[in-house]
Predicted 3D model of a 74-nucleotide RNA (transfer RNA) from a Nanobdellota archaeon.
The same sequence occurs in records of 4 taxa.
Rfam family: tRNA. Rfam classes the family as a transfer RNA.
The sequence is in RNAcentral, with records from ENA.
RNA sequence: GGCUCCGUAGCUCAGCCUGGUAGAGCACUGGACUUUUAAUCCAGGUGUCGCGGGUUCAAAUCCCGUCGGGGCCA
Numbered sequence: 001g002g003c004u005c006c007g008u009a010g011c012u013c014a015g016c017c018u019g020g021u022a023g024a025g026c027a028c029u030g031g032a033c034u035u036u037u038a039a040u041c042c043a044g045g046u047g048u049c050g051c052g053g054g055u056u057c058a059a060a061u062c063c064c065g066u067c068g069g070g071g072c073c074a
Stems, first nucleotide, its partner, number of pairs: 001073007010026004020057001028044005050066005
């Protein structure tokens, strides 16, 4: 230098192909229960979907560029 995969909640990830209200588990916060803690139950998503631009009525999703990480080739 070329090709390719990944980047979404505090953590691990799904959703992307086929555009249409951003989700799951764990963690966390508040409450119930309990003498207390744990467990259990109820409620709460906490987010610039790495970044910038384009297409579109509408973009995490499609297109272009770019940054970071992994792999392969040279």